Overview: This is a predicted structure of a 73-nucleotide RNA (transfer RNA) from a bacterium. Its mean pLDDT, the model's own confidence on a scale to 100, is 81.
């Protein structure tokens, strides 16, 4: 330098065009339980890398950028 893959709550992950208000687990917070802690139960919290484009509708398709990884030279 060329090509390819990936990017979603604090962490791990599901979702491949439309009843999805982006779901689940762990975490965190509150409450219940307990003499207290832990366990358990209930509720809550919090995310689509950035910028454009296509579409009636985009986390999903396209382009560029950024970051990470891989292959070739």
């Nucleotide at each position: 330098g060329g090509c390819c893959u990936u990017a979603u709550c604090g962490u791990c992950u599901a979702g491949u065009g439309g009843u999805u208000u982006a779901g689940g687990a762990c975490g965190c917070c509150a409450c219940u339980c307990u003499c207290u802690c832990a366990c358990a139960g209930u509720g809550g919290u919090a995310a689509c890398a950035u910028g454009g484009g296509u579409u009636c509708a985009a986390a999903u398709c396209c382009c560029a950028u950024u970051a990470a990884g891989g292959c070739c030279a």